[in-house]
Context: one part of a larger RNA
């Protein structure tokens, strides 16, 4: 000097990113217990008091509980084991699940909601197949997607993409069809070179007939998704209920809002502090919230995140001493 422990004057978070760590608290009985609430909870809320031993009494199954008195100690749940508490906010309803060995969470799951597919040899999945799962189930069932308890709700856009329905027209494959045309040559013509050339065989091949799909016509958002700009206007000013204009498929409704979302930004105001880039409550000019990629609340819950307070402490002011183990020196 290091590790693991113990104690500490005065102060008591001044430490620090942050009370990290370590204290405090702790058992049983009695009293008492708020907001809020889904009336179950919250709750061991919080906050108080008691606890040993002996004798007697009362009552007993009892030497327990209870009552009265007494005794000892700093201390009686005398050791060990064994909740610190409260207030505000965010997120996720909850119990669960997860990166075996750096992340336990606001991620995943979840009951519940909704859309969609599936009529049974179901859809879907595995397999070349047989076959199997689904299911020895049958739409109150099974598969898939999204959302994620509950409460109040979930606006507008179908132009694009997807899906569903439609079938008149356009386009259109193989195939059918075969107009026409090429090769070959028995033969014919020609002195010859060569030309013509039936049938057969063999190529190419135009009209025309050919489904679905696409184009087309509709529907559909808890399908993928999207949800404007400029200018003017009120009897102070400011602002603009109002008007004009351009564009669009439609121009963001309710609710929320400097937010796990706000660049400017430590926005502005209020609260808390002596002092507050964090926190809480408001405001709304939302760089770039917004309604099942759900919106806004919410009791309960959380080794979650964040702000404050009480208690408590070697976290600190500021270090000291002690114990055990190591290091170090000698051997």
């Nucleotide at each position: 000097c290091c590790c693991u422990c113990g104690u500490u004057a005065a102060g008591g978070a001044a430490c620090u990113c942050g009370g990290c760590a370590a204290u405090c608290u702790a058992g049983c009985c009695c009293c008492g217990u708020a907001a809020c609430u889904u009336a179950g909870g919250g709750a061991a809320a919080a906050g108080g008091g008691g606890c040993g031993c002996c004798a007697c009494g009362a009552u007993u199954a009892a030497c327990a509980c209870c009552g009265u008195g007494g005794c000892a100690g700093c201390a009686u749940u005398a050791a060990a084991c064994g909740g610190g508490c409260c207030c505000g906010a965010g997120u996720g309803a909850c119990u669960g699940u997860u990166u075996a060995a750096c992340u336990a969470a606001a991620a995943c799951a979840c009951a519940g909601g909704u859309c969609u597919c599936u009529g049974c040899g179901a859809a879907a999945g595995c397999g070349u197949a047989a076959g199997c799962u689904g299911a020895a189930g049958u739409a109150u069932a099974g598969g898939g997607g999204c959302u994620g308890a509950u409460a109040c709700c979930u606006g507008c856009c179908c132009a694009g993409u997807g899906c569903c329905g439609g079938a008149a027209g356009g386009u259109u494959a193989a195939g059918g069809g075969g107009a026409g045309u090429g090769g070959u040559u028995a033969g014919g013509a020609g002195u010859a070179a060569u030309c013509c050339g039936a049938a057969g065989c063999u190529g190419c091949g135009a009209a025309c007939c050919g489904a679905a799909g696409c184009c087309c016509c509709g529907g559909u958002g808890a399908a993928c998704g999207g949800c404007g700009g400029c200018c003017g206007u009120a009897a102070c000013u400011a602002u603009a209920a109002c008007g004009g204009u351009c564009c669009u498929a439609a121009g963001g409704u309710a609710g929320c809002g400097a937010a796990a979302u706000c660049c400017c930004u430590u926005g502005u105001c209020g609260g808390g502090u002596a002092a507050g880039u964090u926190c809480c409550g408001a405001c709304c000019c939302g760089c770039a919230c917004g309604a099942a990629u759900g919106g806004u609340g919410u009791a309960a819950c959380a080794a979650c995140u964040u702000g404050g307070g009480c208690g408590c402490u070697g976290u600190c002011u500021c270090a000291a001493c002690g114990a055990g183990g190591g290091g170090c020196u000698c051997g």
Predicted 3D model of a 331-nucleotide part of an RNA (large-subunit ribosomal RNA, domain IV) from a Dehalococcoidales bacterium. It matches the Rfam family "Bacterial large subunit ribosomal RNA". Rfam links the family to the GO terms structural constituent of ribosome and ribosome. Taxonomically the source falls in Dehalococcoidales (Bacteria, Bacillati, Chloroflexota, Dehalococcoidia).